[in-house]
RNA sequence: UUGAAGGUGGCGGGAGAGAAACAUUAAAUUGUUCACCGAAGAAGUAAAUCUUUCAGGUAUAAAGAACCGUUGCUGGACG
Numbered sequence: 001u002u003g004a005a006g007g008u009g010g011c012g013g014g015a016g017a018g019a020a021a022c023a024u025u026a027a028a029u030u031g032u033u034c035a036c037c038g039a040a041g042a043a044g045u046a047a048a049u050c051u052u053u054c055a056g057g058u059a060u061a062a063a064g065a066a067c068c069g070u071u072g073c074u075g076g077a078c079g
Stems, first nucleotide, its partner, number of pairs: 006074008018034001020033004035058003041054001042052003
């Protein structure tokens, strides 16, 4: 059970931190160096939105984004 927990897809919302310096490029492009962020993931911890920053990211845009809402599928009481 007119379907809880859990898993997963769509849609909506979604923070933080250098328009850094040097060279380079048509360019916010590429490389190096330093500074910084933390909410994909990863690692530590009993666990974590805590810590570390390996990866990722730091003007706008795009992409990504934990988490929340909603909806579909799955699941079948494991609450």
Predicted 3D model of a 79-nucleotide RNA (Glycine riboswitch aptamer) from Clostridium vincentii. It matches the Rfam family "Glycine riboswitch aptamer". Rfam's curators write: This family represents the bacterial glycine riboswitch.